[in-house]
């Protein structure tokens, strides 16, 4: 450089669940709080998953179709990156 990853250091991240904001929900944010993470750093542009506001159909209060909304802590793929035992 490349690949790999420890019961090393020295730091980060923060499930789930509970307040509170935000938003139709999904879900995000802010505290609290730690299941896990070596990319649990960043990109939704490929595949999935979700929710379905607006629209669209059917019907008259409802059902259904729909991402441009959501997730990168689902996979896959880019771009960055800290440390260094075997």
């Nucleotide at each position: 450089g490349a690949a790999c990853g420890a019961u090393a250091a020295g730091g980060g991240c923060a499930a789930a669940a509970c307040c509170g904001g935000u938003g139709a929900a999904a879900a995000u944010c802010g505290g609290u709080g730690a299941c896990g993470c070596a990319a649990a750093g960043c990109c939704a542009c490929g595949g999935g998953u979700c929710u379905a506001a607006a629209a669209c159909c059917a019907u008259u209060a409802u059902g259904g179709u729909c991402a441009a909304g959501a997730u990168c802590g689902c996979c896959a793929g880019g771009c960055u990156g800290c440390c260094g035992a075997a």
This is a predicted structure of an 86-nucleotide RNA (c-di-GMP-I riboswitch aptamer) from Anaerolinea sp.
The sequence was found by an Rfam model in a public genome assembly.
Rfam family: c-di-GMP-I riboswitch aptamer. Its family is annotated with cyclic-di-GMP binding in the Gene Ontology. Rfam's curators write: GEMM was predicted in a large-scale screen for bacterial structured RNA regulatory elements.
The model forms 95% of the base pairs in the Rfam consensus.
The coordinates come from a structure-prediction model, not an experiment, and the mean pLDDT is 88.